[in-house]
């Protein structure tokens, strides 16, 4: 210098004018006011209520090992497999010697399989030959080669044979078993066995672990006015609860008694209105920043320091100016810079709603760190 891998961060700045939400203040006024993802709602927790969750069924999720954590399907470290020269990346990565099931198309055959092409034809058979032997490919033998397929019943080489075959041998693979290292996943090595037990479990299933349900519209406190329904009616005592004495507002039902209905009375009482409005929950929290220590790390411990949105038809905005960043073209130049133009060139994705921990996804433009390979120079 070229190409590549991994990680972290920023994501406009300042000022003026006009507004919005919350808090403080008697007031003038002052202070604070979105994000790295606030998005998605895919996991996990706190909190709240139902409930009492001990066990089982059903259902769901997860699935190499060890750790971290409040918890997780997250993260860290490690193992194994695959890809890459490498840095590094990716992996639902338990069980197919319990059972059931599936395998399109092609192919002869898709699981204890299969002669389509092919090879052989030692042996038996046929023909020729005097014989040696030769020919045929009928019986029959063969899974070595070809071909099909995602996959064809261990692989490579040799010995062997008529041709072949773990039939036999060596190495590799596999199974069983032992030893060594490691907490473990696993790795390395030895011995034995000719090889059984093909593939698929993001097919049913089996095994192990975990999960009670509903979500802040959870949940708690809880009015006022109108209107509607009902109760109450004299006098006295009593703070009140209540007690005593009288037999009691007006009208109607022909008169009287009982009873029923309607009206009147009052800042009266009760209920409905309405568990409505409103208030709380609500933001100090597994909190941010800095430092020291422990740990490879995720993370933890300790010390210091800071207070940082709380709306509820739902605030956090609009306009202007200056600066900043950046793309293309023109001018200019050896190359630049300066200058001009491109819709004021363009400056993203998005936007709290109970709160946290993650995952996933979106994003104009820009910055920083570490590592790998190749080339050149010293």
């Nucleotide at each position: 210098g070229a190409g590549g891998g991994g990680g972290g961060c920023c994501g406009g700045a300042u000022g003026g004018c006009c507004g919005c939400u919350g808090g403080a203040g008697a007031g003038a006024u002052c202070c604070a006011g979105a994000g790295g993802a606030a998005c998605u709602u895919c996991c996990g927790g706190g909190c709240a209520c139902c409930g009492c969750a001990g066990g089982g069924c059903a259902g769901g999720a997860u699935g190499c090992c060890a750790g971290c954590u409040a918890a997780c399907g997250g993260c860290u470290g490690g193992g194994c497999g695959c890809g890459g020269c490498a840095a590094c990346g990716c992996g639902a990565c338990g069980g197919a010697a319990a059972g059931u099931g599936c395998a399109a198309c092609a192919g002869a055959g898709a699981a204890g399989a299969g002669a389509c092409c092919g090879c052989c034809g030692a042996u038996g058979g046929g023909c020729c030959g005097a014989a040696a032997g030769g020919c045929c490919a009928c019986a029959g033998g063969c899974a070595a080669g070809g071909g099909u397929g995602a996959a064809a019943c261990g692989g490579u080489g040799g010995a062997g044979u008529a041709a072949g075959a773990g039939c036999c041998c060596a190495c590799c693979g596999c199974u069983u078993u032992c030893c060594u290292g490691g907490c473990a996943a696993c790795a390395g090595g030895g011995a034995a066995g000719g090889c059984a037990a093909g593939g698929c479990a993001a097919a049913c299933c089996c095994c192990a672990u975990c999960c009670g349900g509903u979500g802040c519209a959870a949940g708690g406190c809880g009015a006022a006015c109108a209107g509607u329904g009902g109760a109450c009616g004299g006098c006295c005592c009593g703070a009140g609860a209540g007690g005593g004495c009288a037999c009691a507002g007006g009208a109607g039902c022909g008169g009287c008694c009982c009873g029923c209905u309607c009206c009147c009375g009052g800042u009266u009482c009760c209920a409905c209105g309405g568990g409505u409005a409103g208030c709380c929950g609500c933001u100090c929290g597994a909190g941010g920043c800095c430092g020291u220590c422990g740990g490879c790390g995720a993370c933890g411990a300790c010390g210091g320091u800071c207070c940082c949105a709380g709306a509820u038809g739902g605030a956090u905005g609009g306009c202007c100016a200056u600066c900043g960043g950046u793309u293309u073209c023109c001018c200019g130049u050896c190359a630049a810079a300066c200058g001009g133009a491109a819709a004021c060139g363009c400056c993203a994705c998005a936007g709290a709603a109970c709160c946290c921990g993650g995952g996933g996804u979106a994003c104009a433009g820009g910055c920083c760190c570490c590592c790998c390979u190749c080339c050149g120079u010293g």
Bacterial RNase P class A from a Fibrobacteria bacterium, 378 nucleotides, folded computationally. RNAcentral holds the sequence, with entries from ENA. The prediction has a mean pLDDT of 80. Its Rfam family is "Bacterial RNase P class A". Its family is annotated with dimeric ribonuclease P complex, tRNA processing and ribonuclease P activity in the Gene Ontology. It is recorded under the gene name rnpB. The organism belongs to Fibrobacteria, within Bacteria. The model forms 94% of the base pairs in the Rfam consensus.